[in-house]
RNA sequence: GAACGCUGGCGGCGUGCUUAACACAUGCAAGUCGAACGAGAAAUCUUUAGCUUGCUAGAGAAAGUAAAGUGGCGCACGGGUGAGUAACGCGUGGGUAAUCUGCCUCCGAAUCGGGGAUAACAUUGCGAAAGCGAUGCUAAUACCGGAUAAAAUCUGGUUGGCUUAGGUGAACCGGAUCAAAGGUGGUCUCUUUAUAAAAGCUACCGUUUGGAGAUGAGCUCGCGUACCAUUAGCUAGUUGGUGAGGUAAAGGCUCACCAAGGCGACGAUGGUUAGCUGGUCUGAGAGGAUGAUCAGCCACACCGGAACUGGAACACGGUCCGGACUCCUACGGGAGGCAGCAGUGAGGAAUUUUGCGCAAUGGGGGAAACCCUGACGCAGCAACGCCGCGUGAGUGAUGAAGGCUUUCGGGUCGUAAAGCUCUGUCAGGUGGGAAGAACCCACCAAGUGUUAAGACCACUUGGUGCUGACGGUACCACCGAAGGAAGCACCGGCUAACUCCGUGCCAGCAGCCGCGGUAAUACGGGGGGUGCGAGCGUUAUUCGGAAUCAUUGGGCGUAAAGGGCGCGCAGGCGGUUUUGUAAGUCAGAUGUGAAAUCCCGGGGCUCAACCCCGGAAGUGCAUAUGAAACUAUGAGACUUGAGUAUGGGAGAGGGAAGCGGAAUUCCUGGUGUAGCGGUGAAAUGCGUAGAUAUCAGAAGGAACACCAAUGGCGAAGGCAGCUCUCUGGACAGGUUCUGACGCUGAGAUACGAAAGCGUGGGUAGCGAAAGGGAUUAGAUACCCCUGUAGUCCACGCCGUAAACUUUGUACACUAGGUUUCGGGGGGCCUACCCCCUCGGAGCUCAAGCUAACGCGUUAAGUGUACCGCCUGAGGACUACGGCCGCAAGGCUAAAACUCAAAGGAAUUGACGGGGGCCCGCACAAGCGGUGGAGCAUGUGGCUUAAUUCGAUGCAACGCGAAGAACCUUACCUAGGCUUGACAUGAAUUGGACGAUUACCGGAAACGGUUUUCUCUCUUCGGAGCUGAUUCACAGGUGCUGCAUGGCUGUCGUCAGCUCGUGUCGUGAGAUGUUUGGUUAAGUCCAGCAACGAGCGCAACCCCUGUUCUUAGUUGCCAGCACGUUAUGGUGGGGACUCUAAGAAGACAAACCUGUUGUACAGGUGGGAAGGUGGGGACGACGUCAAGUCAGUAUGGCCCUUACGCCUAGGGCUGCACACGUGCUACAAUGCCCGGUACAGUGGGAAGCAAUACCGCGAGGUGGAGCAAAUCCAUAAAGCCGGGCCCAGUUCGGAUUGGAGUCUGCAACUCGACUCCAUGAAGCCGGAAUCGCUAGUAAUGGCGUAUCAGCAAUGACGCCGUGAAUACGUUCCCGGGCCUUGUACACACCGCCCGUCACAUCAUGAAGCCGGUUCUGCCCGAAGUCUGUGAGCUAACCCUCGGGAAGCAGCAGCCGAAGGUA
Repeated sequence: GAACGCUGGCGGCGUGCUUAACACAUGCAAGUCGAACGAGAAAUCUUUAGCUUGCUAGAGAAAGUAAAGUGGCGCACGGGUGAGUAACGCGUGGGUAAUCUGCCUCCGAAUCGGGGAUAACAUUGCGAAAGCGAUGCUAAUACCGGAUAAAAUCUGGUUGGCUUAGGUGAACCGGAUCAAAGGUGGUCUCUUUAUAAAAGCUACCGUUUGGAGAUGAGCUCGCGUACCAUUAGCUAGUUGGUGAGGUAAAGGCUCACCAAGGCGACGAUGGUUAGCUGGUCUGAGAGGAUGAUCAGCCACACCGGAACUGGAACACGGUCCGGACUCCUACGGGAGGCAGCAGUGAGGAAUUUUGCGCAAUGGGGGAAACCCUGACGCAGCAACGCCGCGUGAGUGAUGAAGGCUUUCGGGUCGUAAAGCUCUGUCAGGUGGGAAGAACCCACCAAGUGUUAAGACCACUUGGUGCUGACGGUACCACCGAAGGAAGCACCGGCUAACUCCGUGCCAGCAGCCGCGGUAAUACGGGGGGUGCGAGCGUUAUUCGGAAUCAUUGGGCGUAAAGGGCGCGCAGGCGGUUUUGUAAGUCAGAUGUGAAAUCCCGGGGCUCAACCCCGGAAGUGCAUAUGAAACUAUGAGACUUGAGUAUGGGAGAGGGAAGCGGAAUUCCUGGUGUAGCGGUGAAAUGCGUAGAUAUCAGAAGGAACACCAAUGGCGAAGGCAGCUCUCUGGACAGGUUCUGACGCUGAGAUACGAAAGCGUGGGUAGCGAAAGGGAUUAGAUACCCCUGUAGUCCACGCCGUAAACUUUGUACACUAGGUUUCGGGGGGCCUACCCCCUCGGAGCUCAAGCUAACGCGUUAAGUGUACCGCCUGAGGACUACGGCCGCAAGGCUAAAACUCAAAGGAAUUGACGGGGGCCCGCACAAGCGGUGGAGCAUGUGGCUUAAUUCGAUGCAACGCGAAGAACCUUACCUAGGCUUGACAUGAAUUGGACGAUUACCGGAAACGGUUUUCUCUCUUCGGAGCUGAUUCACAGGUGCUGCAUGGCUGUCGUCAGCUCGUGUCGUGAGAUGUUUGGUUAAGUCCAGCAACGAGCGCAACCCCUGUUCUUAGUUGCCAGCACGUUAUGGUGGGGACUCUAAGAAGACAAACCUGUUGUACAGGUGGGAAGGUGGGGACGACGUCAAGUCAGUAUGGCCCUUACGCCUAGGGCUGCACACGUGCUACAAUGCCCGGUACAGUGGGAAGCAAUACCGCGAGGUGGAGCAAAUCCAUAAAGCCGGGCCCAGUUCGGAUUGGAGUCUGCAACUCGACUCCAUGAAGCCGGAAUCGCUAGUAAUGGCGUAUCAGCAAUGACGCCGUGAAUACGUUCCCGGGCCUUGUACACACCGCCCGUCACAUCAUGAAGCCGGUUCUGCCCGAAGUCUGUGAGCUAACCCUCGGGAAGCAGCAGCCGAAGGUA
């Protein structure tokens, strides 16, 4: 360097296999020189000859050309890749007096004279091929002798210089050794042949030998350069020396001998990973990450090894060998290496054309022309990146159509579009058309050098001509035309941007928090909007934010984190002072810090990206100079840090020995008798074989009451009877001496509770394990009875603890108060007490610190030094490895994986089988019930066509329902209607609407037919009313009470709930509201950093209890009068009762007592009433998503010939069963019969209904009176008298049969009541449970609403009769206040642990397989080196015999791959 999804107009500049250093088809990527050398074609053209007229032969041109060969130079550059490498590999700075350097530049000298071969070529042999050989010829700048030569090399001597003392270089005098090659052009003055050449001369190129330079390279050194210590020891050529060999060169580089060294905690060795750097990305910086493109260095070239050539290689496109793989083959043998440019396959999420050109730049060869160059320059592909441009501009409101939305008015897309007026970038077409080019070369002119010369040659300058892959490209002009050019993501918060529909914990979204369970701004779609824009999103990766590894710049009491504690090596740090040095430090200077990049300035492409020029920077390293404060170091001095001597007192400090008494147990004996022991209660156990108890004696072990403490000592663990002995430390006092001797301390090492282990003792008590008894659902526990290890001693291990002050050690500094221990000094009326001081041990607090809690001279304050430790939770105080241990186990110490938390401190609540205080019919004390029976009623369940719906712990269940036969009615069945049963409006049309008669079908609704009567007003336009049709709409007891209003229940008539200001706290919050009293009460009082206030409490309101005033009918009747069988019946009266208006009264008011005093409480009196007199209404902030969409209202959704409306019938009353609430009973305090007394609410006109008559009765007939203090209208229990006599009855009344009455259109499903008959269960109710504290419970009747009637025994009221009990607050339930703990906050119906079952994920697992590395041994290719060389050999020598020199061959050392362990 990206990839993927959707989309895609143009241009410029860059970039493009990050994976398989995996395998590669094909083409190209390194050649060149004829001016080093020999040899040397052909096509074709011209021409000549022969002639068979298209063939042969010759000559010339092609041509000294092509191709091949010898030779020279190049091929070690350029290009690719990053496998290996943790290294002098790289970076940086030095050294080389230990070195080399082809080509290039400068300065010297020289280039003499010979020789023998060999390729090519020719002939020929083998082979499929690759290729190999034999014979013969030949040249050179190929090869080889010889001469000459120094300033070269080696060496001897003399002199003086430098030096790292090793050497080095200079001058002089000697000795020895080593060279060469020519080519091309020109020229003829001299020499020779002599037309012209040769020698010569000359120019250039080359060759040889020196010196110097430049360039490049080799070697070497300081410093820097990843992770792992769960890698701690490594090393035999290893470390050094001597000598030799080898190299261009120092060196164990190699060898022989000698020595035993060398490296390592400042991290050796081993393992893992990795090319390094300039730079790049990020960051304020310091840093962190990275090392694509460009540039420098290194390494590699199929894998491994090796050398040759060469100046340089151990060589990408060379050689040899081994290996793997691929290809050819005639099967005998051969060939190959894209990590060069293109390209192919494979791998992969993924990375391009088998292009053009040497025109430019650069490179190789050449004298040059020139040739070669996949380096390079260009083009192509890819939105891969950066940069630039465009997709139009202006105007345009009936705010068009259309979409979306809507509160239906509108809003929005939106000046957006259309329309009108313009412009012309890009793309398209036509035409024109650059720069990049300067060289080289040729020609012309001039000059310089050489020369006799103006020839020639070389060089320089000027002029002309020639050379473009890109490319007819950039650029310019014209033509035409708004025409061809916009998407992507997002819109809950973070984060810019909102609505509708669909969906309904589904489908889906999601970076984190989290959305979705019927009103989703979070899913999907639409509309709208926001952001960016030829791109936009996603994924991956890096840095940042992260002070979250903290050098800058963090922490460790409780959040993770102080080692259990000492001593102490290394290390780190270190008192005062004098002086020297200059390592650190500081200052300026010099060299270097490549270029590019970044930054600044300027310039060039129309701008920009990009490119060019200049500057700055590069915080580094090195060198030399200087300074001397600090650190360091050398020398010297000092006393305050540290230590020492001396005389003291304190102490459970440590080791060893001895001694003591109390107690337990056991043993012996005595006394004594039936229990003891133990517990919540028991039992096991012990005891008549004599226990327990008690007395005496004896034994043994362990521990040391009181003193004793908030006390003392010790490094910590820890230490306790007394005595003696040995011994450590601390402290205070006055003096002496040493002179920084100190602090800390990785590793190492000593100590280290309890438990545990080993060996041997000991064992009274206690007591794991074990046994037994209890408890319990169980009880492997808690309780009890036994009891072994152990606890004790000696010796040896272990090495851990909540080893905690959860607080490392040392030193210094920073207010106090108070207590205590040890020492000293002083005061003093010296037993005491007070003051000062040093050292310990505590408490409480200033400042300060801290997240808070808290700490606070014994710091957690302020500083210094050193050590240890921490970095989210779990996994895990674990696994593996290592070390230690007899074992148990200890020390060290991960990862995968899972989660979004885990944690600290504090706050407010809630909760607690926590505590304190208090209240309530909460318990207790009582009275009466329920639960058992029958029936009534409601509910569940079941059933059904339907049994409509709702209410469901308290707080649903005689509840909505104050009344379901039809209606109600919402349910079911069946039949009907569709603007509708009901409302409003519009359009069209009609005139009635309606009343009435009769009939048909039908269950009715409804449908059809029919008789009679028939509009009103008017300004004559119409209006009202109304029918029909059509359209808007009506309608819905359909859903959602978890979308809502309103209302209600409940905690609870409980005493609470809050606010303002102030104060405290970082904050949540606190204070107030807590505390002490008191109250029914947050009621009141007192106190108080609080002061006030609000909603609640109480009071104000109503009823009732007493009295008064006023009033006096329908109420009343004391006195007066009249009348009646009788009755306030009448006159009259207001006294009384009563009625209903007003007022009074009660306020802890008076007195006593309690308390300092209050609030208040207890008592007394008075009073009708006494401590809120009794009752009602009244319900704080809130809780329960409590209840209600079916009372009404209402958002949204749903139905619209039906989920609407009408009608008939049925159902809501269904019955195996279960529950709630009630009624009636079970009887004698009762039942029945007869007689008799006393109420208050309240109701009455389609009503209540009297007297009277009929009926046993329900009731009927009839109707006085009453719109009511007037009439309806009689209470019952009670009382009196009688009966019953304890029985399923004269109790009880269910059920059933029969006969009736009443209401009503209608009593079958399914009414109430009456009469006769029938006469069930039931003899006081299990567990459990409810109500009630006084006119209450209990008990008795009466009234009313609803209502035609009634299933009412219900509900709401009324009056009559009228109790018992409360010691008290331990317990149950509920509640209030304070406090405490908390891991709870949906708040204990909380939270939460483990096993098991199923599924899924990760890790492990015996064994097996593979990779890598090390070591021993075996075998040993190529090849260098060494030896040998009897075979072979041109150059040189020779006395011709041979020698010198060399080659093949052979042997040896080393040695890759391979084998084996």
Background: This is a predicted structure of a 1461-nucleotide RNA (small-subunit ribosomal RNA) from an uncultured organism. It matches the Rfam family "Bacterial small subunit ribosomal RNA". Gene Ontology terms of the family: ribosome and structural constituent of ribosome. The prediction has a mean pLDDT of 84.